[in-house]
Context: one part of a larger RNA
Parts: sequence; structure tokens; C1' cells
RNA sequence: UGACGGAAGGGCACACCAGGAGUGGAGCCUGCGGCUUAAUUCCACUCAACAGGGGGAAACUCACCAGGUCCAGACUUUAGGAUGAUUGACAGAUUGAGAGCUCUUUCAUGAUGUGAAGGGUGGUGGUGCAUGGCCGUUCUUAGUUGGUGGAGUGAUUUGUCUGCUUGAUUGCGAUAACGAACGAGACCUCGGCCUGCUAACUAGGGCGCGUCGCGCGAGCGGCGUGGCUCUUCUUAGAGGGACCAUCUGCGACUAGCAGGAGGAAGGGAGGCAAUAACAGGUCAUUGAUGCCCUUUGAUGUUCUGGGCCGCACGCGCGCUACACUGAUCGAGACAACGAGUGAGCGCCUGCGCGCGAGCGCGGGCGACCUUGGCCGAGAGGCCUGGGGAAUCUUUUGAAUCUCGAUCGUGCUGGGGAUUGAGCAUUGCAACUAUUGCUCAUGAACGAGGAAUUCCUAGUAGGCGCGGGUCACCAGCUCGUGCCGACUACGUCCCUGCCCUUUGUACA
Repeated sequence: UGACGGAAGGGCACACCAGGAGUGGAGCCUGCGGCUUAAUUCCACUCAACAGGGGGAAACUCACCAGGUCCAGACUUUAGGAUGAUUGACAGAUUGAGAGCUCUUUCAUGAUGUGAAGGGUGGUGGUGCAUGGCCGUUCUUAGUUGGUGGAGUGAUUUGUCUGCUUGAUUGCGAUAACGAACGAGACCUCGGCCUGCUAACUAGGGCGCGUCGCGCGAGCGGCGUGGCUCUUCUUAGAGGGACCAUCUGCGACUAGCAGGAGGAAGGGAGGCAAUAACAGGUCAUUGAUGCCCUUUGAUGUUCUGGGCCGCACGCGCGCUACACUGAUCGAGACAACGAGUGAGCGCCUGCGCGCGAGCGCGGGCGACCUUGGCCGAGAGGCCUGGGGAAUCUUUUGAAUCUCGAUCGUGCUGGGGAUUGAGCAUUGCAACUAUUGCUCAUGAACGAGGAAUUCCUAGUAGGCGCGGGUCACCAGCUCGUGCCGACUACGUCCCUGCCCUUUGUACA
């Protein structure tokens, strides 16, 4: 000095308190262990492994298992070698196989190879305890550093602080320090306000016109409109706006804190993120990479099939529930964020070249999101049409929700596991059931022990929708809106962190 421990004092955090939703119990989904297996590929194991590896694996992926091919063994040296180095192959045998893989049989080929040695190359082989890079974590807290000066022989210390204050080493001030740097803040992005500016046939309004309906009528409403006009709504550019500015109280009447008024707004969300570290994770992101291993009977590569999904069991993240604040049926009213047709492939076709196989250029359709119409109980199918999209899907007529009806507390019309049969769809392929639909079957579950997670406002929770992955497949994840509570607004008791003081064991 301090990364350790004892003790004291401050401060902070959904840490606790007050509460809400739970998880832990059930069924199922999924990850991990174990067991099993030919293989059930591998990594990661407290926070900081376990719906993680963007890891939803039917083939591929793929690393694992049972088998079969191929060389894509550069280059150098040497040997065989045109009296043929090699390579390819019909059929039969063989084989999962229309692998000339091998064998039988012979044909074709013509210096591209082949044998040996050196040396490369490849490897999801090993080593993350040899590494780069990236990420995670310590650690979302306020911390970190040097110059000059002061103290000390020196390591070092002061600066970086008694106090008050702040989310903050944020400030006020105090002061042997003065003046600085990184981090914090500022900054950037998103959200809320603008009847002020700029605009819009890819947004909407008004007027006019056309047409239809209602009304005795003035007129009202629907549809259309490339006639005119406007920008409130929509979109998005430039800007503005909040700074605790103002009032009251508290406070050194400083920094600031609490309340009020006005106001769209007086604590919105996220990004970036220091110093020092960890033998944290990743050689399985990489044609980043050292060394080791292997390299033709391959740990390379490809093909067929299987596996990663296996089930006495244990643990973690979740989904669905146990009903009446509900289930079912009918009717009704409303979102936001997205995304969407490929240089390739298949089909049709036009032109040019070519004797021809074919080649080049161009157009359309399919393949993507799908409206509308028809068929079908449904899933889905067929025919049309729009859209490389503020134009079409799509005003995404979403679901919780509202209204009415039925049910009436009964494992019930709650709950849907499991299983049987059938029909579709994706795909070369669905068996170990891709998924969807229909009928039937209807299990556990009557609110979950010890324990434990998350959360302070448009938050928790409930509810759907979209993207990612994706040929097909969400109980995952990332976004997005709709409905929308209870309870603190405190404390340091538990857990953990930071600072100060003290103490001495230890490095």
C1' cells in the first nucleotide's frame, strides 16, 4: 500500500420492509446431469453453465455410429515408361446402389498419370493453461491517473477532504495544495408538445362535378372523380420547447431539497462507457493463428442409413391449467411494430449465330406477401388480380374487452395430456408419428412443503400481433401495441457493494 479478517461510523441497491405476480406441486415443451446405446457428437457448471453456443438437427447441417467411393497427395528428386506410364467402361458376379468399388471378360485412352522419398495441403482432430480478435464478468457502481508544489531516507502520500448535497470524485465549501486528463455528466437515438415554417395523386380534408339512396322541402348520407383548393388530422425535414426559469417553505439562506401554480412535459426509455484485472468463455464464426496429432485401410472429402429426439431417475427456463372476475355460442367495437417475388433454378416464347448438339441477348409466367371469386365441415385446393410496395396484401375489421344467451358448482359444459381412425400440406423422403384439420378418447391437476425469483407507473400482470430461425415446424427469443392494479416513496435487520476510521495476522 491493501485484494484479507475483527470492529466502529456513514452511504447505496426490489437487499429488506409493505404488497402484486409467481416459480417450487400437476400435465406437457425445452436445456443440463445420469442411465442406456453401435452412436446417443461437442463446449459451458455459483452469481458470471443449464429456451446459452443466435443450438426450433427428418436428408444437408454433422463434428457421433454402421458401411461404401474419391484424391481435390501442389512442388522437387528418383524409378517404370511410347514394344504403352496411366485413365475410363457395357454386361454378368458383387453391392443399399444404374459406385468398373472389386472380380470375370476384354475394348477404348495416350504421358494429363503411376511407384518410392522429401515436402505440402486438408482436418467441427488436441491444446482457450501457447495466442489474436470478440464477448462476458468484477461493475452499473463512482471510480482512475499523471505534471508542478508540500510531507517522508524510502516504498508511498497529499491533491482524491471534517461537513452539507447529488444518481454521481455531482456540486457547495473547507483546504499544502494549484491547475489538469479519463470515467460520470454533456453527447447520440427513440418517445411525448407545436392550428408556427416547408410540402405531398404513394396521406388526408373541404368545395365542385357525376351517380345512387333517404326526405314534402331546405338538405343529409354512400360511392366515384387527373376539376379547384387547403395542410387540422397522416407522413418527415428544418427548427422551437424545460432551464427547477417562477412562487412558498427548509437549508451557511451556498450547493440543493420539498410543495404550489402555469405548462404537452418538472424523477421517460435505450446507446456509448474509464483504470486495473479473470489462467472467465470461444482454436466449433473466420482462408485469424503457434505447437502437437493425422494425412490414402485418412481425423480429408463425399454417398447410403442411423444418431444428436433413446428413459427406473435428479435439477433449471417456460407453456397450459386447476374454473363462475369463468367456459361455450352468437353479435359488436378498436391497434402498433413489421415483412414480402432471388445475380441462381424450372417452364413458355422472340431475335441473332451454328449443319447440329447447343450458345448469347431479351420478354412473360412459376417460385415471395396474397386480395377477390368458386369448391370444401375444416385443414386446404382451383381460377383470377394487385404488389420489388406510405400505392397491393392492409383501414392488417388482432386478442384480452363489451352486449346477449346457455351452463350452475359437480374432476362439471373446468382442464386438456394420452391414444385410435381418417383427410390435407411442406419436402426427393414424414416410420421414431414435420405441421394443420375432423371425429372419438378424455389422464394428472381442487392453488402447490422446505425454499426461492421478478417488480415502484403506462411499471407489474393479463392479451394478442409481427420479425428472427424457416422448404415445413414456437410452448423460444427480439420487437410491438391493447387492457391495466395493489403497495413503498422508507430502512440498513438479512444479502451484497462503496467510502472513512481503527487493528494487527498475512501477501
This is a predicted structure of a 507-nucleotide part of an RNA (small-subunit ribosomal RNA, 3' major domain) from a moss metagenome.
It matches the Rfam family "Eukaryotic small subunit ribosomal RNA". Rfam links the family to the GO terms structural constituent of ribosome and ribosome.
The full RNA is in RNAcentral, with records from SILVA.